[in-house]
RNA sequence: AGAGUUGGCGGCUAGGGUUCCGGCAGAGAUGCGUCUGGUCCGAGAGCUGCCACCGGCGGGGGAGACAUCCCCGUUCGGCGCACGGCGGGAUAAAAACCCGGGAGAC
Numbered sequence: 001a002g003a004g005u006u007g008g009c010g011g012c013u014a015g016g017g018u019u020c021c022g023g024c025a026g027a028g029a030u031g032c033g034u035c036u037g038g039u040c041c042g043a044g045a046g047c048u049g050c051c052a053c054c055g056g057c058g059g060g061g062g063a064g065a066c067a068u069c070c071c072c073g074u075u076c077g078g079c080g081c082a083c084g085g086c087g088g089g090a091u092a093a094a095a096a097c098c099c100g101g102g103a104g105a106c
């Protein structure tokens, strides 16, 4: 200096709006999310669980003592760092959702 990997899914929350429920107003139609809430949406940089992956140790398999390859463990550990617009998109609508670990900054 260059290349590759740094992952997936679920639960919950911060947050979000208003399709439904409820609430409030109204004679009614209907309106109100500047209605605490339930349903609903919901995090790359939030929490948590499982899986995958990596390493040590132990065990098993193949013709094979070793190497190599594959599998298993009521075995242990690792799985890093992360500031971020404007604008647009979906949904009923909006959002830390998606564009996006983007543009940009360091």
Stems, first nucleotide, its partner, number of pairs: 007051006015041002020038002022035001023032003053078004057073005081101001083104001087099003
Molecule: Guanidine-I riboswitch aptamer
Organism: Paenirhodobacter hankyongi